[in-house]
Molecule: transfer RNA
Organism: Candidatus Parcubacteria bacterium
RNA sequence: GCGCCGGUAGCUCAGUUGGUAGAGCAGGUGGCUCUUAACCACUUGGUCGCAGGUUCGAGUCCUGCCCGGCGUACCA
Repeated sequence: GCGCCGGUAGCUCAGUUGGUAGAGCAGGUGGCUCUUAACCACUUGGUCGCAGGUUCGAGUCCUGCCCGGCGUACCA
C1' cells in the first nucleotide's frame, strides 16, 4: 500500500426492514443498617470517530478521511 472487522453514556457493549438512542457496571439521591458494605427504589449522563451525500426522516444506506485490531507482501 491492499483486504476484512471495529469506533454508540465515564467503562464493557446491544441497537432487528431507515421511523422519538438502550442495557449492565460506574456516579447522584433516598430507603434499610449503630455505621460501612451488600441489597432495594428512583435518578443523572450521548457532537452515535470526523466531514459531506441520499432521504420527509440516517447510529443504520453511499463517498472521502482519521483512529484501533487482524490478515497479506503471492502469481505473472